RNAcentral holds the sequence, with entries from ENA. Bacterial RNase P class A from a Deltaproteobacteria bacterium, 404 nucleotides, folded computationally. Taxonomically the source falls in Myxococcia (Bacteria, Pseudomonadati, Myxococcota). Rfam family: Bacterial RNase P class A. It is annotated as a ribozyme. From the family's description: Ribonuclease P (RNase P) is a ubiquitous endoribonuclease, found in archaea, bacteria and eukarya as well as chloroplasts and mitochondria. A source record names the gene rnpB. Model confidence (mean pLDDT): 75 of 100.

Order: sequence, then C1' cells, then structure tokens
RNA sequence: AGAGUAGGUCGAAUGAUCGCCGCCCUGGGUUGUCCGUGAGGAAACAACCGGGGGGGAGGAAAGUCCGAGCUCCAGAGGGCAGGGUGCUGGGUAACGCCCAGUCCCGGUGACGGGAGGAAAGUGCCACAGAAAAUAGACCGCCCAGGGAGGCCUGCGAGGGCUUAUACCACUGGGUAAGGGUGAAACGGUGAGGUAAGAGCUCACCAGCUCCAGUGGUGACAUUGGAGGCUUGGCAAACCCCACCCGGAGCAAGACCAAAUAGGAGAGCAUCCGAGGAUGGCCCGUCCAAGCUCUCGGGUAGGUCGCUGGAGAUCUCGGGUAACCGAGAUCCUAGAUGAAUGAUCAUUACCUGUUCGGGCUAUUCCCGAAUAGGCACAGAACUCGGCUUAUGACCUGCUCUAUUC
Repeated sequence: AGAGUAGGUCGAAUGAUCGCCGCCCUGGGUUGUCCGUGAGGAAACAACCGGGGGGGAGGAAAGUCCGAGCUCCAGAGGGCAGGGUGCUGGGUAACGCCCAGUCCCGGUGACGGGAGGAAAGUGCCACAGAAAAUAGACCGCCCAGGGAGGCCUGCGAGGGCUUAUACCACUGGGUAAGGGUGAAACGGUGAGGUAAGAGCUCACCAGCUCCAGUGGUGACAUUGGAGGCUUGGCAAACCCCACCCGGAGCAAGACCAAAUAGGAGAGCAUCCGAGGAUGGCCCGUCCAAGCUCUCGGGUAGGUCGCUGGAGAUCUCGGGUAACCGAGAUCCUAGAUGAAUGAUCAUUACCUGUUCGGGCUAUUCCCGAAUAGGCACAGAACUCGGCUUAUGACCUGCUCUAUUC
C1' cells in the first nucleotide's frame, strides 16, 4: 500500500426571524360558575384576549419477531392435547438474548458457522445410475452348459494368422476387487485365500459400542482393555427424551358524566282541566292528556392509567467476561387527527478541483480558495433483547506485496 476480519464512537453546533405542542408565572375585562331572598358581589376555577419563563424524538423511535412489568378475565391439584426451546457452564426479572468454553465444519489467517436422539419404531432419499438401504449384476471377471469358430486385412471375391488353456449380440449361475452414475454406493492399505472374488481369514490404521484409570463443575479430553468386524443421510418428516408455557392486551382497565329515548319511584292532573302556544306580565283566544321532580344503568364527552424507572452518568470494588454490589450526582416528551418545524447566516465534517508549503512527490501530511454534499428515519403504557434501514469517523488483529 492492497485485500480482509472483529469491535467501538458520534448521529452536527451556534445565532437571528417566523411558527407548532404541553407546563409554570402573570395582566385585562366579560361570560359561565359560585355566593346572596334580591339589587348585586368577586376569593378561587374554566373559557376568551394578551405578556413573560422554561421544556419538547431515535440509534434505530421501525419490524412487532422473542422475553417481561402492569391491567382485566379465567383458574384447587394432576394429566391429555397444543405450542416452544434443545452441546456445557454462567449472567439475567425473564428470554429463542448475552458471556465464557467443548466438539465438528469452513477459511492460508484474523475469524466465522453449526449442535439432544437416526444403534427405539415408522417413513422419505429427486435426477442420473444395474443398484439408494433386509443392497444391487449394466459392462467387466470367473464357473458350467451349448455352439464351431475367432482375430487381422480387403469394397468384394478372397488372403493371412491363430485356436479347444482360444472365441461367442446364446443359456444358467457365482462375484461388489475394477469401470461408469450420483450429494451419497455399505471401512482403508497390504498379505493370505479363491474358479473368480469377498472381513472369508490375518496384520496395521480409522471408526463404533461397552468397561476402567487420570484431568475438568461440565460439555469433553486423554490412556488402557474388551467386543462384533463396520453400523449412509434426513428429526425445519412423524416420532422419542428433557425442560418451559392459562387467555387477552393501554382500543388493557378504573372513575366522572350531558342531550335524546327507554326503565323505576313520588307528586300533580285527566273537561270542576295539570301543562303548552301567543305575550315583558295579566286577562283573553287556541291546543290539550299528560306534566314535574328524584333515582339507577348507559352513550357522546371528559379525568386517570401516563411516565421516577429491572432509570441515566461517574467513581470504587468483585468477576476472564456477560454482569453484580456500594457511593455520589442527575431528572430527561407525554401528545390523542396526534406538537417537536421552516428559512437565512457562520462554523464543523465529508467529497471533488485549483494553488502554496513540508521533502526529491499525481499518490502522504499541513494550509488556503472554490463547488457540491450532510444519510436512515418520527415517540403513542413502559422496559430487556433480536432483526432490518442508514451517514461519517476511530481502534485492535490477519494475509499478501514492496522498501528500510
């Protein structure tokens, strides 16, 4: 320098102007409300018109994929069904998350990925291939039977050579050593053995099961012995084993509570007429069988739930680490058609171009000028994770090449 690998940090800043949503303080005066028999009054509250102060999205607020808190409903206990998780140890409120390790696989490496049981049972294994799991006979090899030919050359007639230990578009059998197919072909090498072969037998090696010793909390590692000679893959197929799991979700849920309609009760009235219309009021006129009050449920609407919490930062201590403990400091949105913004200026950062310098420099560093860019994305009860989207910077480590 190039290529990679693992992790971390930040997510622009300041000012001006114009806005948006809550909160606090405060001025105005009217209405409501309240008090009062009333004229009226005004301490507080709400609305309205102002003034001031302070606060106002994220690392993912996202996907809603896991795990919890919280709320309501259900629930003696146990089991079945159903769902989930799945190496070991630890962390945690909990998890499918995190940390540390074990074994296997991939990578030259830094590093990454995977994980109960296939020797309990059932099932499946495309295409190709003879055969895909109680193996299998296409070619080849061997044996037996049968046949009389076979090989070379030549267009052909023919010629040459060779053979019963040979040969064959034949039949029956043996054989998994060799060929070829496949992701995968039923241990490997050698020797013996055989008609040819084969764990058929033997030696060594690999692997499996069991037993024992040693180390480790454990997964496991390692050493020795015995055994049958060897056991394919898939459990994100059914299944088996171990452990875990009640349901719905803040539109949870709790409270306050109009108008209209309906329900219950009481009072008044039903032509000797309550009440209504007209109207400032009374008379009058007209209509007239219901009217008034109270209570309870419940709708609109409102209040709470609502943000101070498994909280954040720093220091110290424990732990390899995840994480835990102690102390100090801090308070950081709570909207509900849903605010948190826009413009301008300066600065910062990144990229390109030009110029100057450091040092001999198209490449590295510093400075200046100029142009452009500044991502993904918006809380809605709250946390812990995971995943996905995204701009810039920094650090550790690895490999390759070159120079000193």